[in-house]
The prediction has a mean pLDDT of 75. A computed fold for a 147-nucleotide RNA from Leuconostoc citreum, annotated as FMN riboswitch aptamer (RFN element). Of the family's consensus pairs, 100% are formed in the model. Rfam family: FMN riboswitch aptamer (RFN element). Its family is annotated with FMN binding in the Gene Ontology.

RNA sequence: AUUAAUCUUCGGGGCAGGGUGGAAUUCCCGACCGACGGUAAAGAUCUUUAAGAUCUAAGUCCGUGACCUGCAUUAUUUAUUAAUAAUGCAGUUGACACAGUGUAAUUCUGUGACCGACAGUUAAAGUCUGGAUGGGAGAAGAUUUAA
Numbered sequence: 001a002u003u004a005a006u007c008u009u010c011g012g013g014g015c016a017g018g019g020u021g022g023a024a025u026u027c028c029c030g031a032c033c034g035a036c037g038g039u040a041a042a043g044a045u046c047u048u049u050a051a052g053a054u055c056u057a058a059g060u061c062c063g064u065g066a067c068c069u070g071c072a073u074u075a076u077u078u079a080u081u082a083a084u085a086a087u088g089c090a091g092u093u094g095a096c097a098c099a100g101u102g103u104a105a106u107u108c109u110g111u112g113a114c115c116g117a118c119a120g121u122u123a124a125a126g127u128c129u130g131g132a133u134g135g136g137a138g139a140a141g142a143u144u145u146a147a
Base pairs, nucleotide, nucleotide: 002146004144005143006142007141008140009139010138017029018028019027031127032126033116034115035064036063037062038061043055044054045053046052047051059114060113068091069090070089071088072087073086074085075084076083077082096112097111098110099109100108118130119129120128
């Protein structure tokens, strides 16, 4: 330094102000927010002297996760051709253009756009409440074993 196993910790943000109304953080004007890995030309640091290494940079690119659906397996229950839960597999799952620079950019700079699960609600929700003191992509660390 690598691989595997076990364990520990961490692991999501946001309607100010106003309008209508009996009632809206749900409608309207307007405001605000951007999970994880990858990709990369600003920038920073280091080694060094022409190059290399490390860190960091995308809500819209590539992929992942949550929610939801189906199937299979297992468990539980006299709701039994069912229901519920767990696990596995599969599916579903939003949104970007233009201009500039340049060898190279959907990532940089500028301008203008666009997007956001399910259930609930005195009135329709990316932002409130709830499932969730949950799950989770993954991040960091420790121990042991092997090469």
NCBI's taxonomy places the organism under Bacteria, Bacillota, Bacilli, Lactobacillaceae, Leuconostoc.